[in-house]
Model confidence (mean pLDDT): 83 of 100. Predicted 3D model of a 325-nucleotide part of an RNA (large-subunit ribosomal RNA, domain IV) from Calliblepharis sp. Taxonomically the source falls in Calliblepharis (Eukaryota, Rhodymeniophycidae, Gigartinales, Cystocloniaceae). A source record names the gene rnl.
Context: one part of a larger RNA
RNA sequence: UUGUAUUUAAGGAAUUCAGCAAAUUAACUCUGUACGUUCGCAAUAAAGAGUACCUUUUAAAUAUUUUUAUAAGGUAACAUUAAAGAGAAAGUAACGACUGGUUAUCAAAACCACAGGACUCUGCUAAUUUUUUUGAAAAUGUAUAGAGUCUGACGCCUGCCCAGUGCUUAAAAAUAUUAAAUAUCAGUGCAAGCUUCAUAUUUUAAAUCUAAGUAAACGGCGGUUCUAACUAUAAGAAUCCUUAGGUAGCGAAAUUUCUUGGCGGGUAAAUUCCGUCCUGCAUGAAUGGUGUAACGAUUACUUUACUGUCUUAAAUAUAACUUCA
Numbered sequence: 001u002u003g004u005a006u007u008u009a010a011g012g013a014a015u016u017c018a019g020c021a022a023a024u025u026a027a028c029u030c031u032g033u034a035c036g037u038u039c040g041c042a043a044u045a046a047a048g049a050g051u052a053c054c055u056u057u058u059a060a061a062u063a064u065u066u067u068u069a070u071a072a073g074g075u076a077a078c079a080u081u082a083a084a085g086a087g088a089a090a091g092u093a094a095c096g097a098c099u100g101g102u103u104a105u106c107a108a109a110a111c112c113a114c115a116g117g118a119c120u121c122u123g124c125u126a127a128u129u130u131u132u133u134u135g136a137a138a139a140u141g142u143a144u145a146g147a148g149u150c151u152g153a154c155g156c157c158u159g160c161c162c163a164g165u166g167c168u169u170a171a172a173a174a175u176a177u178u179a180a181a182u183a184u185c186a187g188u189g190c191a192a193g194c195u196u197c198a199u200a201u202u203u204u205a206a207a208u209c210u211a212a213g214u215a216a217a218c219g220g221c222g223g224u225u226c227u228a229a230c231u232a233u234a235a236g237a238a239u240c241c242u243u244a245g246g247u248a249g250c251g252a253a254a255u256u257u258c259u260u261g262g263c264g265g266g267u268a269a270a271u272u273c274c275g276u277c278c279u280g281c282a283u284g285a286a287u288g289g290u291g292u293a294a295c296g297a298u299u300a301c302u303u304u305a306c307u308g309u310c311u312u313a314a315a316u317a318u319a320a321c322u323u324c325a
C1' cells in the first nucleotide's frame, strides 16, 4: 500500500449514470390485512403481539413412559426462534399475458416459444420434404387430418384501396416458340438401312397478352384557397390530383426534429417521472390497434425502513506486496 472480513460518534443517499455494494428483514404461534380483479388471486399484502426455564392447576386427544392447549406463581440475564441457518416493504408507469427457452466462453431481455386466432395448399398413388433410382418421412394418419405463412392469453375491435407486384379463375385469337409424327426430294449403300438440308401436312405444353376476383397476400392510405355579427377557429364551400386518400383508437410515445413543447402534480429547487393537451418533422388497426388482473434476477420514477455509498475517515483480525534493519 492492497485484498478479504469485523466494528464505528453525529448525520442518513448529501454518494452515484443508477441505493451499485453493504445494511435492514427473516423461524414458528396468534391477531389483522387495502387498491385492483379474469373471483382463482392480490396475500407471508401491509401493520401488530408473543416465544426461555422451574413449581402447581385445568381441559382435550390418542400414538397412553406421549402430545396440544389453559390458569396462577416463581427464577436468571443486556439479550430466551439467546449461536448458526431462514422475505426488506409500499406506490406509479412502460414492455411482454403467463410457466418455459436463448448468444457453451462479456448480453436472459422488451428476443424466441406458447395456448388461442386467421389465411393458403392438400380427396389419398394427398399436398409438402428428401433421393441418381428403387424408395423414405408425412402415416400403419384421411380435411375435427397433414403441410406452409403470419399473429400471439383474455376483453373491446380489426376501417378504406385490387391502379402496381403477386396469387387464383376463365375464354378465344394472335405472336414467338417447345416437343413430336407423316410424306416427298437429296446423299450413301448390293441390300436391310442410315444421315443432312429443304418443302408440305397434322398435333401440341408452359409462357406472353386480355378480363374478373383476392389485402389476417406484398403493400398503400393527398394538396391548395376561402368562409360564422369582437377576435380566434372552421361544421361548411370551391378546386386540383389519386386505385384509395388514415376510420376506431392511441398520441412529445421504447415512435416528437424543433424540445428541457404548454398546463397540472410531485421537490426548497427536477432535461427524469406521473396526468392532460394535440401543433402526429415521421402513430394506427393480425408487419395487428387499444386496454388489462396475475406473473417478471426486465426497464423508468417515487416513498418508508436501513445503512461507511457519502460528509470523512478511523480501528481491529488475517493474507500478500514493497522498503529498511
Stems, first nucleotide, its partner, number of pairs: 001320008010311002014309001019306001027051005036041001038153001052075005058069004076080001088304007095296002100112002116151007128137003154291004159221003164218002166214005174208001179203006186195003222240005249283001250280001261277005